[in-house]
Predicted 3D model of a 485-nucleotide part of an RNA (small-subunit ribosomal RNA, 5' domain) from an uncultured Alphaproteobacteria bacterium. The RNAcentral record of the full RNA draws on ENA, Greengenes and SILVA.

Context: one part of a larger RNA
RNA sequence: GAACGAACGCUGGCGGCAGGCCUAACACAUGCAAGUCGAACGAGAAGCUGGAGCUUGCUCCAGUGGAAAGUGGCAGACGGGUGAGUAACGCGUGGGAAUUUACCCAUUGGUGCGGAAUAACUCAGGGAAACUUGUGCUAAUACCGUAUAAGCCCUUCGGGGGAAAGAUUUAUCGCCAAUGGAUGAGCCCGCGUUAGAUUAGUUUGUUGGUGGGGUAAUGGCCUACCAAGACUACGAUCUAUAGCUGGUCUGAGAGGAUGAUCAGCCACACUGGGACUGAGACACGGCCCAGACUCCUACGGGAGGCAGCAGUGGGGAAUAUUGCACAAUGGGCGCAAGCCUGAUGCAGCCAUGCCGCGUGAGUGAAGAAGGCCUUAGGGUUGUAAAACUCUUUCACCGGUGAAGAUAAUGACGGUAGCCGGAGAAGAAGCCCCGGCUAACUCCGUGCCAGCAGCCGCGGUAAUACGGAGGGGGCUAGCGUUGUUC
Numbered sequence: 001g002a003a004c005g006a007a008c009g010c011u012g013g014c015g016g017c018a019g020g021c022c023u024a025a026c027a028c029a030u031g032c033a034a035g036u037c038g039a040a041c042g043a044g045a046a047g048c049u050g051g052a053g054c055u056u057g058c059u060c061c062a063g064u065g066g067a068a069a070g071u072g073g074c075a076g077a078c079g080g081g082u083g084a085g086u087a088a089c090g091c092g093u094g095g096g097a098a099u100u101u102a103c104c105c106a107u108u109g110g111u112g113c114g115g116a117a118u119a120a121c122u123c124a125g126g127g128a129a130a131c132u133u134g135u136g137c138u139a140a141u142a143c144c145g146u147a148u149a150a151g152c153c154c155u156u157c158g159g160g161g162g163a164a165a166g167a168u169u170u171a172u173c174g175c176c177a178a179u180g181g182a183u184g185a186g187c188c189c190g191c192g193u194u195a196g197a198u199u200a201g202u203u204u205g206u207u208g209g210u211g212g213g214g215u216a217a218u219g220g221c222c223u224a225c226c227a228a229g230a231c232u233a234c235g236a237u238c239u240a241u242a243g244c245u246g247g248u249c250u251g252a253g254a255g256g257a258u259g260a261u262c263a264g265c266c267a268c269a270c271u272g273g274g275a276c277u278g279a280g281a282c283a284c285g286g287c288c289c290a291g292a293c294u295c296c297u298a299c300g301g302g303a304g305g306c307a308g309c310a311g312u313g314g315g316g317a318a319u320a321u322u323g324c325a326c327a328a329u330g331g332g333c334g335c336a337a338g339c340c341u342g343a344u345g346c347a348g349c350c351a352u353g354c355c356g357c358g359u360g361a362g363u364g365a366a367g368a369a370g371g372c373c374u375u376a377g378g379g380u381u382g383u384a385a386a387a388c389u390c391u392u393u394c395a396c397c398g399g400u401g402a403a404g405a406u407a408a409u410g411a412c413g414g415u416a417g418c419c420g421g422a423g424a425a426g427a428a429g430c431c432c433c434g435g436c437u438a439a440c441u442c443c444g445u446g447c448c449a450g451c452a453g454c455c456g457c458g459g460u461a462a463u464a465c466g467g468a469g470g471g472g473g474c475u476a477g478c479g480u481u482g483u484u485c
């Protein structure tokens, strides 16, 4: 000098764009953050219409209606958060073969016949609750059998095995098998990836082979047997620290430091372990077990997980609203209408940063008054003010009023912008002035009080302390502290 997710002190007019728990991966009240489909299925509340009975505002019947729940499908593996762990094929880069991929695209071939249940519901129980037991009834794109098999799988090449589901407003949407693609994912390898030797030896599924198991798939991934290997001063092992990268900051560069925001990858979801479902999870707002903690309880037993968005306590020098909307972009479901979406779009708060603008312009010497200094003549503040003549950016008041939206639909928002109006009106501070380093005098103080980045100032004439006048610098900021180059 530059930079910052900064903080602190003094000060503070406006706008645009960005950023905003770096600390306790500490604990969390409350609300919301993942649903959707009636064109898969049975059943169907309230309300409305009509009719009947009458006890005159109730009951029944028919139609319409479609709530809440249930079976079933798809989505809850995305999106969002955090960086605890991890020195590792985790990441980066370049390759590879032994794999899989729901929805999507293309192509080929099919979609025949049957069956038994079960939730909802009813009835009867148990329990404080969470919830739960039994009986009876019922549907399906839920479940099962059978037929068929172009292609598919297995094969000792004889043969063997395995599929489907319908719905509708009749336009279609689906279902099964197979092939190819696209996309995503899993796996393997070369190279690169912090410090310590005051860590020198480490390892027994360890290293390799064979058989078997397991997986979508290779493999000590697992297992039985066999061999005795494997790594290591080119730093194994151990310890400490750390998410990695594109990037960011600095620097002429080489390099050094760093990894907030944005983007890619990884890991995690109260702590530890486990599997289930599924194309995909060993699953943040799913399940089970154990633990700690919190809450409810009728003491028998139950409930919970903000490192989602807001918000609270706590910690801290320090970091925001329990806001609006699905209008746009995108996502899930649905034929669609649409519903959901704290993703997202916006608004609120904060000079936290960057950028822009303003706080007036011109004329104005009796160089006014006042202040300060003075050799008492004057000098300086200083065209500065006053005064006169103008202008109206921004802010304010009134009116008008978008684009963003393809036909409709605008949270933002009566916002931005435009027009008109009034009036210099509402808008300047901070640090410094001994040298480095731009900028000097007076008074007070008297090694005191104090200053200080370094050198150093202060003990009676202090340009270095404190005040004043004057001056210098930057400016809605200025200075200090911290950190990096």
Stems, first nucleotide, its partner, number of pairs: 001485004006481005013357006019350002021315001026313003030310003035074003040071002047064008081268003090193007099185002104181008112146004121136001123134004152161003166173002194240003201231003206228008243265004247258004270291005293304004321347001323346003329343001330341004360390004370381004394426001396421005404412001429474005434455003440469005450457002
The prediction has a mean pLDDT of 87.